[in-house]
C1' cells in the first nucleotide's frame, strides 16, 4: 500500500431494525454517623463526523476520522 476488528456516559460494558439508549463503578445532592468511611435513596451524564437505505438506524450501505492487528 493491501485486508480485517473496533469506536455508545469519566471508565468498564449491555441493546440480534420498533416503549423515553439499560447498567456497574465514579461524580453530585440527600439519609445515616459526634466527623468520616461503608451503607440506602434520588440525580447529572453518551451513539466518532457526514451522506444513504427504511414508515423507523446505536444496529445495515459508503465515504471521512480516530484506535488495534495481519502482511508485504
Nucleotide at each position: 500500500g493491501u485486508c480485517c476488528c473496533c469506536g455508545u456516559a469519566g471508565c468498564u460494558u449491555a441493546a440480534c431494525g420498533g416503549a423515553u439508549a439499560a447498567a456497574g463503578c465514579a461524580g453530585c445532592a440527600g439519609c445515616c454517623u459526634u466527623c468520616g468511611a461503608a451503607g440506602c435513596u434520588g440525580u447529572u451524564g453518551a451513539u466518532g463526523g457526514g451522506g444513504g437505505u427504511u414508515c423507523g438506524a446505536u444496529u445495515c450501505c459508503c465515504u471521512c476520522c480516530g484506535g488495534g492487528g495481519a502482511c508485504a